[in-house]
A computed fold for a 73-nucleotide RNA from Opeltia flavorubescens, annotated as transfer RNA.
Lineage of the source: Eukaryota > Dikarya > Lecanoromycetes > Teloschistales > Opeltia.
Rfam family: tRNA.
A source record names the gene tRNA-Tyr-ATA-1-1.
């Protein structure tokens, strides 16, 4: 320098162009317990990597960039 793949909650991640972007785990509160853990219930937490484009409508499609993984030279 070229090519492939990846970027969504603190972490691991799901999500085939249209419903309020969901789950697990962690966190907070409550129930239970002598206390803690485990269990149960509830809550909070996301400008979906950035910019631009296509579209009535984009996390999703297209382009460029940034960061990272792998490969080639």
């Nucleotide at each position: 320098g070229c090519c492939u793949c990846u970027a969504u909650a603190g972490u691991u991640u799901a999500g085939u162009g249209g419903u309020u972007a969901g789950a697990a785990u962690a966190c907070u509160a409550g129930a239970c317990u002598a206390u803690a853990g485990a269990u149960c219930u509830a809550g909070a937490g996301g400008u979906c990597c950035u910019c631009g484009g296509u579209u009535c409508g984009a996390a999703u499609c297209c382009g460029a960039g940034u960061a990272g993984u792998g490969g080639c030279u």